[in-house]
RNA sequence: GCCUCAUCCAGAGAAGUGGAGGGAAUCGGCCCUGUGAAGCUUCGGCAACCCGUCCGCCACCGCCGGGCAGGGUGCUAAUUCCGACAGAAUUCGUUCUGGGAGAUGAGAG
Numbered sequence: 001g002c003c004u005c006a007u008c009c010a011g012a013g014a015a016g017u018g019g020a021g022g023g024a025a026u027c028g029g030c031c032c033u034g035u036g037a038a039g040c041u042u043c044g045g046c047a048a049c050c051c052g053u054c055c056g057c058c059a060c061c062g063c064c065g066g067g068c069a070g071g072g073u074g075c076u077a078a079u080u081c082c083g084a085c086a087g088a089a090u091u092c093g094u095u096c097u098g099g100g101a102g103a104u105g106a107g108a109g
Base pairs, nucleotide, nucleotide: 003107004106005105006104007103008102013043014042015041016040017039021032022031023030026084027083028082029081044076045075046074049072050071051070052068053067054066055065056064080101085098086097087096088095089094
């Protein structure tokens, strides 16, 4: 990297370094950014996917529901920033549903 499953309208930033970009890719829109972007480092925080642990359920295990936050990831502007494809509705502005793509976790070969 490919494949499978689950989730993606909630939540959570300071300092140092760096020095011009960034918001995955292409196009369009919109936005962030010298009042300092990306990247890197440190410290914090959020969350609860996996492990762990506790409670309920259960004859037991497992499943299922819930708590904790010690370990492994992840995340910490804007819905995954919005759209692109298909369908429905429409006051023709747009709205909704699904798909595609992507991200994260767990698993499989």
Molecule: SAM riboswitch aptamer (S box leader)
Organism: Caldilineaceae bacterium